[in-house]
RNA sequence: CAGCAGGGCAUUUAGGGUUCCGCCGAUCCGCACCCGCGGUCGGGGCUGGUCCGAGAAAUGCAGCCGCUCCGGCAAAUUCCGGGGCGGUACACGGCGGGCCAAAAUCCCGGGAGAG
Numbered sequence: 001c002a003g004c005a006g007g008g009c010a011u012u013u014a015g016g017g018u019u020c021c022g023c024c025g026a027u028c029c030g031c032a033c034c035c036g037c038g039g040u041c042g043g044g045g046c047u048g049g050u051c052c053g054a055g056a057a058a059u060g061c062a063g064c065c066g067c068u069c070c071g072g073c074a075a076a077u078u079c080c081g082g083g084g085c086g087g088u089a090c091a092c093g094g095c096g097g098g099c100c101a102a103a104a105u106c107c108c109g110g111g112a113g114a115g
């Protein structure tokens, strides 16, 4: 300097906001009659349910790699399929922009940058 790999999916969590539900409020409207119900408007600096959700979080599944065993066919270190064990490391990170209702450790992004 160049190439390959460090990868995928699902469930969940940290976290996130506010479309819907719920909750709270109103000096508003209607019905009731002074409990409250329905509507309208407002509130996420409302614990929550729905919802979004991690490369650097968890678990699981498949994939890939290594070792080994078994089966197939004329034959197998070589091709195809299956079982068992193991591996899949490390990882500081903006600003800004984007998606959806909105925000976010989501996406741009294992980026820029730093070591």
Base pairs, nucleotide, nucleotide: 008061009060010059011058012057015052016051020049021048022046023043024042025041026040028039029038030037031036063088064087065086066085067084068083069082070081071080072079090110092113096108097107098106

Predicted 3D model of a 115-nucleotide RNA (Guanidine-I riboswitch aptamer) from Roseicyclus amphidinii. It was read from a public genome assembly, where an Rfam model found it. Lineage of the source: Bacteria > Pseudomonadati > Pseudomonadota > Rhodobacterales > Roseicyclus. Rfam family: Guanidine-I riboswitch aptamer. Rfam describes the family as follows. This family represents a conserved RNA structure found upstream of the ykkC and yxkD genes in Bacillus subtilis and related genes in other bacteria.